[in-house]
Context: one part of a larger RNA
Molecule: small-subunit ribosomal RNA, 3' major domain
Organism: uncultured bacterium
RNA sequence: UGACGGGGACCCGCACAAGCGGUGGAUGAUGUGGUUUAAUUCGAUGCAACGCGAAAAACCUUACCUACCCUUGACAUGUCUGGAAUUUCGCAGAGAUGUGAAAGUGCCCGAAAGGGAGCCAGAACACAGGUGCUGCAUGGCUGUCGUCAGCUCGUGUCGUGAGAUGUUGGGUUAAGUCCCGCAACGAGCGCAACCCUUGUCAUUAGUUGCUACAUUCAGUUGGGCACUCUAAUGAGACUGCCGGUGACAAACCGGAGGAAGGUGGGGAUGACGUCAAGUCCUCAUGGCCCUUAUGGGUAGGGCUACACACGUCAUACAAUGGCCGGUACAAAGGGCUGCCAACCCGCGAGGGGGAGCUAAUCCCAUAAAACCGGUCGUAGUCCGGAUCGUAGUCUGCAACUCGACUGCGUGAAGUCGGAAUCGCUAGUAAUCGUGGAUCAGCAUGUCACGGUGAAUACGUUCCCGGGUCU
Numbered sequence: 001u002g003a004c005g006g007g008g009a010c011c012c013g014c015a016c017a018a019g020c021g022g023u024g025g026a027u028g029a030u031g032u033g034g035u036u037u038a039a040u041u042c043g044a045u046g047c048a049a050c051g052c053g054a055a056a057a058a059c060c061u062u063a064c065c066u067a068c069c070c071u072u073g074a075c076a077u078g079u080c081u082g083g084a085a086u087u088u089c090g091c092a093g094a095g096a097u098g099u100g101a102a103a104g105u106g107c108c109c110g111a112a113a114g115g116g117a118g119c120c121a122g123a124a125c126a127c128a129g130g131u132g133c134u135g136c137a138u139g140g141c142u143g144u145c146g147u148c149a150g151c152u153c154g155u156g157u158c159g160u161g162a163g164a165u166g167u168u169g170g171g172u173u174a175a176g177u178c179c180c181g182c183a184a185c186g187a188g189c190g191c192a193a194c195c196c197u198u199g200u201c202a203u204u205a206g207u208u209g210c211u212a213c214a215u216u217c218a219g220u221u222g223g224g225c226a227c228u229c230u231a232a233u234g235a236g237a238c239u240g241c242c243g244g245u246g247a248c249a250a251a252c253c254g255g256a257g258g259a260a261g262g263u264g265g266g267g268a269u270g271a272c273g274u275c276a277a278g279u280c281c282u283c284a285u286g287g288c289c290c291u292u293a294u295g296g297g298u299a300g301g302g303c304u305a306c307a308c309a310c311g312u313c314a315u316a317c318a319a320u321g322g323c324c325g326g327u328a329c330a331a332a333g334g335g336c337u338g339c340c341a342a343c344c345c346g347c348g349a350g351g352g353g354g355a356g357c358u359a360a361u362c363c364c365a366u367a368a369a370a371c372c373g374g375u376c377g378u379a380g381u382c383c384g385g386a387u388c389g390u391a392g393u394c395u396g397c398a399a400c401u402c403g404a405c406u407g408c409g410u411g412a413a414g415u416c417g418g419a420a421u422c423g424c425u426a427g428u429a430a431u432c433g434u435g436g437a438u439c440a441g442c443a444u445g446u447c448a449c450g451g452u453g454a455a456u457a458c459g460u461u462c463c464c465g466g467g468u469c470u
Stems, first nucleotide, its partner, number of pairs: 007470007015460002019424005026315008034306002042053002064301007073127001077126002079123005086103007107116003129290002132288003138284002140279003143275001145273001150189006156165003169180003195267004200235007209225003213222002238261001241255005317417001321376006333364003338357002343352003383414001388409007430452007
């Protein structure tokens, strides 16, 4: 000077408390450990690994295993030789590949010979190649403390010096935010603001959007751009105004006006640093190692195993419900190797069909919970849906290992979960559907979107984490 203390003082945070809903029990999905295996590729491991890298493991991916093959190599540059490239057909083989036959002669320079570019094949060597090792040799990127309010510098001053001061103190704030004081005076990185989005209004614009008027089965047509909406530019909120408290300050409390009030809500934004944190398997890269193999190709298998243990989720255990019928109301997205309407067939998954749409025009696309009516009557049930049988559909060379979905049958555990433990303070929790990325196919994951829509916070004694002073 720091760090630490079951030392002190002050302050903050869904940290506790007050509430609501979960996890821990069941079944399933998924990840991990362990075990197994020829292989179950590798990494991530308290918070900060475990629905994580992986925004899609049937082949491919793929890095693993087995078998069969190649050795200047799948890829790059250079040298030499030959040939246009290329296309087609056989045979052997699981394929990679091996082998045979046929067709074929282009472009540029040049009269020709020949040369050149490009491509293919062959030879030898320099070299290629490595998801091999080291994240404790590194760059870059990332997590975390933490969106916590801190971290420093110049000059001056003090101290022999390490250092201190400033940055402490009195108030105040979400904030080292601001005010006052002070041997300090200033400044930088952070805070805040500037950026995006949402909430109000105005102006401009009016199609594919909207529609007060007329019309129609229908925004369908005429007319219109008032409204909604769209998307560009502005306005608006600043403690600006009033009262009180306060040190005449900063500020705080209350009020008015206002769509919005004291950071309006949300996002992006992450200081100096910490953890030799994570990543050599994104990429880059030092060193080391392999070089007929630790490189390359192919087929099949594996990553999907299963006495078990843990994490994260989904579905339930029912009547605030299940089932049946009827009837409403979204937002945000995606679409040309694509989205696919009407109509027809099928109980259905789906099939046929072919209109429209490069999309405010057409399509995906019926939102669901909700509401109305009926039924069930507390039962392992008209709850629950695992599992299994069987018949199918779709994608795709190919669904055996190992896809998703549909019909019929089957109908397991489960009657609200021990110790313990998690999330959340408002359009939040809870609950209900919808869309996207990845993607041939495959979502209970993830990222987004809207619908319905609560309870509680006395307070800071205690638990956890953090900040300031001592």